[in-house]
Formats: sequence, C1' cells, structure tokens
RNA sequence: AACUAUCUUCGGGGCAGGGUGUAAUUCCCGACCGGCGGUGAAGGAUAUGCAAUUCCUCAAGCCCGCGAGCCUGUUUUUUGGGCAGGAUCUGGUGUGAUUCCAGAGCCGACAGUAUAGUCUGGAUGGGAGAAGAUGGUG
Repeated sequence: AACUAUCUUCGGGGCAGGGUGUAAUUCCCGACCGGCGGUGAAGGAUAUGCAAUUCCUCAAGCCCGCGAGCCUGUUUUUUGGGCAGGAUCUGGUGUGAUUCCAGAGCCGACAGUAUAGUCUGGAUGGGAGAAGAUGGUG
C1' cells in the first nucleotide's frame, strides 16, 4: 500500500409572474429543480524531446447500477426475497461520445388537499454513499 474491526462527522434542490374558479404553489400559460457509485475524448499541476507516469479538481436527471416507499421470511440489532415507481433524440467534431458542443424534447414514490417533481406529512426518520479517527493484520 492493502485488508479488517469499532467509532465519529457529513450526506437533496425547486412554481417568480399571470389566467379560471367558492376553493388550485395541484388545472391552464409560464417559471424552477436535478441524490449516490460507475463509465470520459474535461481542466490544472508535476514531469518530459514527445509520450508514458504521478497528483489535484471536475465530470450523464433521461447509459449501467443503487437509494428513499410498500409487502414478506428471519430477527435484539441485522439480513434475505418480492412489488411499486421515470425519462433522449437530432445535428456537429472525432478512431472512439445516448457523457463533449449546438438544438429540440422528455421524466419525477407514497399519503393529504381542487388533480402536486416544487406545498403539507411520515421525516429531529431512513439512506445510496463520502470523509476522517483509533485498534488489529500486514
């Protein structure tokens, strides 16, 4: 280095303005938002003849996988199984891009309520995971 045990901390954003109506942040016009891991042809530094190497930062809502909800076996904790719930094309460059550039689209759990991605609630919860500390192996 790596593996491992325990612990700590962190870990989600968003309807401006307007229309109808008794009533809508739910309908209509319009506005706004994008969790986590992977995948790169990104940027910077180091280094160099060039390249390789090394380090840092960043990197897809709609490609792959995961998470939040519900049911269920087991259960102190835990953990296994199942169900529900979403979405991308066109052009450009190029050996190579559903990730870059340009354009046009599309999507968003459950419960409540005038029909909700954005309000309220379960939730001062849970969580994919991220960082760190200490011990052990090495």